[in-house]
RNA sequence: AUGGAGAGUUUGAUCCUGGCUCAGGGCGAACGCUGGCGGCGUGCUUUAGACAUGCAAGUCGCGCGGUAAGCGUCCCUUCGGGGGCGCCGAGAGCGGCGAACGGCGGAGUAACACGUGGGUAAUCUGCCCCAAAGUUGGGGACAACCUCUGGAAACGGAGGCUAAUACCGAAUGUGGAUGUUGGAACCUCGGUUUCAGCAUCUAAAGGAGCAAUUCACUUUGGGAUGAGCCCGCGUCCUAUCAGGUAGUUGGUGAGGUAAUGGCUCACCAAGCCGACGACGGGUAGCUGGUCUGAGAGGACGACCAGCCCGACUGGGACUGAGACACGGCCCAGACUCCUACGGGAGGCAGCAGUUGGGAAUCUUGGGCAAUGGGCGCAAGCCUGACCCAGCGACGCCGCGUGGAGGAUGAAGCCUUUCGGGGUGUAAACUCCUUUUGUUAAGGACGAAUCUGUGACGGUACUUAACGAAUAAGCCCCGGCAAACUACGUGCCAGCAGCCGCGGUAAUACGUAGGGGGCGAGCGUUGCCCGGAUUUACUGGGCGUGAAGCGCGCGUAGGCGGCUUCGCAAGUCUGGUGUGAAAUCUCACGGCUCAACCGGGAGGCUGCACUGGAUACUGCGAGGCUAGAGGGCAAGAGAGGGGAUUGGAAUUCCUGGUGUAGCGGUGGAAUGCGUUGAUAUCAGGAGGAACACCAAUGGCGAAGGCAGAUCCCUGGCUUGUUUCUGACGCUGAGGUGCGAAAGCUGGGGGAGCGAAAGGGAUUAGAUACCCCUGUAGUCCCAGCCCUAAACGAUGGAUGCUAGGUGUUGGCAGUUCAACUGUCGGUGCCGCAGCUAACGCAUUAAGCAUCCCGCCUGGGGAGUACGGCCGCAAGGUUGAAACUCAAAGGAAUUGACGGGGACCCGCACAAGCGGUGGAGCAUGUGGAUUAAUUCGAUAAUAACCGAAGAACCUCACCUGGGUUUGACAUGCUUGAGAAAGCCUUUAGAGAUAAGGGCCCCCCAGUCCCAAAAGGCCUGGGCUCAUUCACACCGGUUGCAUGGCUGUCGUCAGCUCGUGUCGUGAGACGUUGGGUUAAGUCCCGCAACGAGCGCAACCCCUGUUCUCUGUUGCCAUCAGGUCAAGCUGGGCACUCUGAGGAGACUGCCGUGGUCAACACGGAGGAAGGUGGGGAUGACGUCAAGUCAGCAUGGCGGUUACAUCCAGGGCUUCACACAUGCUACAAUGGGUAGUACAAAGGGUUGCGAACGCGCGAGCCGGAGCUAAUCUCAAAAAACUACCCUUAGUUGGGAUCGCAGGCUGCAACUCGCCUGCGUGAACGCGGAAUCGCUAGUAACGGUGGGUCAGCUAUACCACCGUGAAUACGUUCCCGGGUCUUGUACACACCGCCCGUCAAGUCACCCGAGUCGAUUGCACCCGAAGUCGGUCGCCUAACCGUAAGGAGGGAGCCGCCGAAGGUGUGGUUGGUAAGGGGGACUAAGUCGUAACAAGGUAGCCGUACCGGAAGGUGCGGCUGGAUCACCUCCUUU
Repeated sequence: AUGGAGAGUUUGAUCCUGGCUCAGGGCGAACGCUGGCGGCGUGCUUUAGACAUGCAAGUCGCGCGGUAAGCGUCCCUUCGGGGGCGCCGAGAGCGGCGAACGGCGGAGUAACACGUGGGUAAUCUGCCCCAAAGUUGGGGACAACCUCUGGAAACGGAGGCUAAUACCGAAUGUGGAUGUUGGAACCUCGGUUUCAGCAUCUAAAGGAGCAAUUCACUUUGGGAUGAGCCCGCGUCCUAUCAGGUAGUUGGUGAGGUAAUGGCUCACCAAGCCGACGACGGGUAGCUGGUCUGAGAGGACGACCAGCCCGACUGGGACUGAGACACGGCCCAGACUCCUACGGGAGGCAGCAGUUGGGAAUCUUGGGCAAUGGGCGCAAGCCUGACCCAGCGACGCCGCGUGGAGGAUGAAGCCUUUCGGGGUGUAAACUCCUUUUGUUAAGGACGAAUCUGUGACGGUACUUAACGAAUAAGCCCCGGCAAACUACGUGCCAGCAGCCGCGGUAAUACGUAGGGGGCGAGCGUUGCCCGGAUUUACUGGGCGUGAAGCGCGCGUAGGCGGCUUCGCAAGUCUGGUGUGAAAUCUCACGGCUCAACCGGGAGGCUGCACUGGAUACUGCGAGGCUAGAGGGCAAGAGAGGGGAUUGGAAUUCCUGGUGUAGCGGUGGAAUGCGUUGAUAUCAGGAGGAACACCAAUGGCGAAGGCAGAUCCCUGGCUUGUUUCUGACGCUGAGGUGCGAAAGCUGGGGGAGCGAAAGGGAUUAGAUACCCCUGUAGUCCCAGCCCUAAACGAUGGAUGCUAGGUGUUGGCAGUUCAACUGUCGGUGCCGCAGCUAACGCAUUAAGCAUCCCGCCUGGGGAGUACGGCCGCAAGGUUGAAACUCAAAGGAAUUGACGGGGACCCGCACAAGCGGUGGAGCAUGUGGAUUAAUUCGAUAAUAACCGAAGAACCUCACCUGGGUUUGACAUGCUUGAGAAAGCCUUUAGAGAUAAGGGCCCCCCAGUCCCAAAAGGCCUGGGCUCAUUCACACCGGUUGCAUGGCUGUCGUCAGCUCGUGUCGUGAGACGUUGGGUUAAGUCCCGCAACGAGCGCAACCCCUGUUCUCUGUUGCCAUCAGGUCAAGCUGGGCACUCUGAGGAGACUGCCGUGGUCAACACGGAGGAAGGUGGGGAUGACGUCAAGUCAGCAUGGCGGUUACAUCCAGGGCUUCACACAUGCUACAAUGGGUAGUACAAAGGGUUGCGAACGCGCGAGCCGGAGCUAAUCUCAAAAAACUACCCUUAGUUGGGAUCGCAGGCUGCAACUCGCCUGCGUGAACGCGGAAUCGCUAGUAACGGUGGGUCAGCUAUACCACCGUGAAUACGUUCCCGGGUCUUGUACACACCGCCCGUCAAGUCACCCGAGUCGAUUGCACCCGAAGUCGGUCGCCUAACCGUAAGGAGGGAGCCGCCGAAGGUGUGGUUGGUAAGGGGGACUAAGUCGUAACAAGGUAGCCGUACCGGAAGGUGCGGCUGGAUCACCUCCUUU
């Protein structure tokens, strides 16, 4: 010493900047839901709005006169009563004190109002205390009262009487005051105090008591208390308030006051205040304190306490010790009330209460018992101050709503994967307790004091009885932020503090169950502080995020070198006073605890005085030379101003030569030219700019400065170390300079060239391109004052590694080279800094000083106001409203009409097609009762479908069924209902019958046994009931699985390590190479995985084995022929296993690495050919209709059965194919050569029939055996001869065949006849690089049959071309820019149109407030006053002194008039701004954004914008130069 936490939100991700929001605490609160008790507090924050009614300040008879009523007593009486005395004694009056306190409020006030500390030698102070001295003796009135009288009332008027502690003289004078003389002390030095004289003036009141005495009274001094005045310091916002001020500032004198003072007046002077913020405007009572905060601070000023101010609004004085007076007076004004209309009355911002306002704030209560106050000698009276009670969860604090036991856990409710789980020991139930509650009994402290005295209050408290009895809610549950499920809803309803939820599976809406938090409260709203270091003193920044003035000079101010002495203002330290109490902190104590309260200690961080210290700052005095400046000697330079002068080039003019074009562009045209252009030669005119030198070279403060010469002139550098001696740095205001454009006046005008005109381009083209061309560009004079005025980096000084260029000096050197040094100007780089990029002795490093500037984006550098300007405009510079971001740097991607490299039938080179025709098939569209559904760029469209006549089938029409056509279980019933055969009705499903069959197994019992029967159990079948079945219904955007595509592209990642704050990077980049992230080399990387390759299959050569169904060389037999037979296994072949190919060998190139090229050998050569194989991922790609599956939906229907129809339609469009257009062909005839498959519900031979499809037939074959099966192109021979044909076969007719219950809708095939388009195909477009394309046929699957020209396979014949990578498309790697990240099909700008909102201007108009001038002028103080009135004193008197009313004067509130300022409301119309899922026009910006962009300015244009002039890089790309790095 007790003290400091963060989170969400900008991005694909990151770091930073930066705002917004949340978690905390608080409140005089309000609102919503809820509400048991007590204690202590607290309660009109709004209309200082208006107030009915009652109360809130009286008291004293011991100051005085007098006394009603009542009682007693006496007397009189006309019997009505009257009078005297005594007791008691109201009310009014004179008088005294109080009423200036207490209580309430905060309008005003930005001020000596408040706080704090001082001063008063410039003052007052009733009551109180102390001390000294007095209190003698007189006088005249006025109320009350009586009489008369005015007035509606309020209130008076006249006359008469009277007392005093009321009033007035006189005496005395301790004293005091004033004047004056002399002296002393003190200090602030002209005042204070004091001593001794003199002169003048100046007091008093009595009451009570038998008395003692006491209470009063007078003068003076002192004290105490209270008050006045003055001063230092502190005390809100605004400069879009910059100048204010005439009693203003000072003086002299006077007046006035308790007192200083322009406080007031006269005169004199001209001052005084102000950027250290005057004056003005706005707001506001100030403080102790309260809340918050770690603190420093920030905000506030309820209750309590101190001060101030106010009392309906404004003004004024009176009385008094004290007021300019809340419950007093006068005047004016507004309002309310009374009135007899003449006139009067009133002031709750006291306590209650009413009304109004408002989100909102209480009882017309009790008591003076306590505390305190006024009066009184006292008793006492008064006291809405106060003490209490009432109302309000408004706050704080405390208590309770029960405690213990009680289930592998009731019911209900919720949920579920249906098993369970949760609510939950919770309840029920058992035992117990009684705070609270109700009733009853007792019963305080507070009372001081011997007695008496308590509103609160029969209250607190104590005891007893009763009985778990009377007592729980609110908010939340997506993240922040503790707490999760179900249902409902379906971008709706709604939620939301921020981010954000909701579009059919919502932990975010609503409800329920459950859970979390707090608890007689809980939430919401509002406000304050915190978090926010987000105004940064503690404790921030300014290269690119917001932020350095365009640059100098310089005023005030701030800051300032070395050294000596002095002072002690700042500074440090000790002491004293003060810092009210309460509050706060600590411990202690009292209410049962606590809140609350009491006493104590600390603290109150401050101010003042005083003693001391002197390091630093300061002040004063002195010295020094390192800062600064001067002298001398040199030097470089596009520094500035003026004058003169030169050549090249453009243009124009004149002349010559010369002829048809020139010019211009991407290509053109406008334009110029036969009246001779362009070109060329000569001469001339005129203006502007100065090639080469020339350079990240020089100079200047910046803007900026360039031919040459001369004149004038500023600054800089070096050397010397000679002089001065801190003379310095910065610089608010101020002042000067300040590119380009622009403005005014006058010149000038060659070229260029906004605007304008024309030509092009284009959808348009107010542009980019072209031809003209005016202002302007130039000069003189004067304005303007802004730029990306940039190093986006203020100035000065010091310090902190170096390297390398360049420029100007100096020194060393004879001169050089070179080295050193000073000044400038570049680059690289260390430490350090930075969010990073980067900066780095020219700092953005480390420090000091001064100035300027910033505080989220937009609105907006806008509006209004001021200043400046001729104008354009500049400068200063907001708010409402709106958004949850706007930004900086860097990262990974993606993209670019950026770059580099590479690949691919990508282009090119070729061959053949498609697009045109006819047909087939699919799709769209249209149609339809239905034409079921899905697939839709590439990646749908002969796709799902490897076969729609019925079936399929999901669609339509019609007819039926309802536990269902099908599965499982349950309830009940039955035992042939089932099954087989069959009849009738019907389109059929179905319905009604007939016949056959007459359930099975096990056990017990009956029966002698068998057969049979009864019963029980099980099975089977049917009917019935309930669960459920069923669904080609929905969601492919809830899913699994599978698939397509990028793409068989070469990529995609990980571990460890390293680098980076981080996202990330390195590895994977680089140099080579490859088909390849294939390999090699290098390297902060080293390894590894998924991909590539290889391993697998087929094929190509060969070997071994095998030898039937295959084969046939040799041998034998045999046929018309034939491996037909014996035999054989050589060959072919079958199908198993090996071999073979690896850049292995040679040469060349190469980093002599990978590898490439060539060659040899070989059947095959550099992956031999083909297939299978598809990384991480992308497209919410496709599929719920293959299958599976969550949710939802239907359940006499969206299920199911049946018949018929439809999917086969047809003006048309598209896609994929087939056949062709012919002679490389067609036809006829003949003759060859395959491979791979299929086959018993099958393939089906031979023979026979038919022109044929096919039929008959049935051998053989479960297949190397039999069969489908003929291969076809080809070849040979003949015909055709260029023709819509002997090409082509569509279409249609007739006749047949086959399959099948069934070929009408709607099958295929055959024969005969018919004989369409079509003559090689526009724009466009597809496939293919070798056994490939092209051409030719063959088989298979599906399948009763078939729409197959499709698909999947097979073999036969068998090419052409590739120079090459510029271009198109796609892809890969590296790099670059980016405002993109749903990623360019991106983002995004402005006008116009619509809606909403706030704002600005606005002819005016209505207020508020304020200045100035003038008019009027109440009350009232002050002053004057002839006359009028007048008890006390003087005077015998007359009269006087004094006083009063009235009148007059100054001032003077309100009011009026005029004219200004400020501010608010409202307004036709005008203006821009902001916001708002899907409006219009364009495309400006982001990539080189398709004309690089941006800044200033000018002009122009629907709009973004365009163009001119000057500037910037915050421009991509390529080249060159310079510099740097490495070697």

The RNA shown here (small-subunit ribosomal RNA) has 1527 nucleotides and comes from a Pseudomonadota bacterium. Its Rfam family is "Bacterial small subunit ribosomal RNA". The sequence is in RNAcentral, with records from ENA.